RNA sequence: UUUGUUAAAGGCAAACCUAUCGAAAGGUAGGGACGCAAAGCUAUGGGUCUACACCUAUUUUGGUAUGACUGCCAGGCUGCCAAAA
Numbered sequence: 001u002u003u004g005u006u007a008a009a010g011g012c013a014a015a016c017c018u019a020u021c022g023a024a025a026g027g028u029a030g031g032g033a034c035g036c037a038a039a040g041c042u043a044u045g046g047g048u049c050u051a052c053a054c055c056u057a058u059u060u061u062g063g064u065a066u067g068a069c070u071g072c073c074a075g076g077c078u079g080c081c082a083a084a085a
Stems, first nucleotide, its partner, number of pairs: 001084004011036002016031006034071001040077003044074003047069003053064003
């Protein structure tokens, strides 16, 4: 530097439940494990989700991100172990 199957030491924690924040998407804490070689960090690109507020319509419609998702796909940064060069 590259690769990630081999072990070893470990790590993280889906769905769901409880509490809490939020208009919602969703977040946080505890329990709990579907899985993960970066399921560590980053909202940088694409994509997806929500719509308090704003505009619109016919009152229940539609549009819109400054909001959210990194366990949707990539990019960037960092890390354990082993093997190869």

Annotation:
A computed fold for an 85-nucleotide RNA from Desulforamulus aquiferis, annotated as c-di-GMP-I-GGC riboswitch aptamer. The source organism's lineage runs through Bacteria, Bacillati, Bacillota, Eubacteriales and Desulforamulus. The coordinates come from a structure-prediction model, not an experiment, and the mean pLDDT is 84.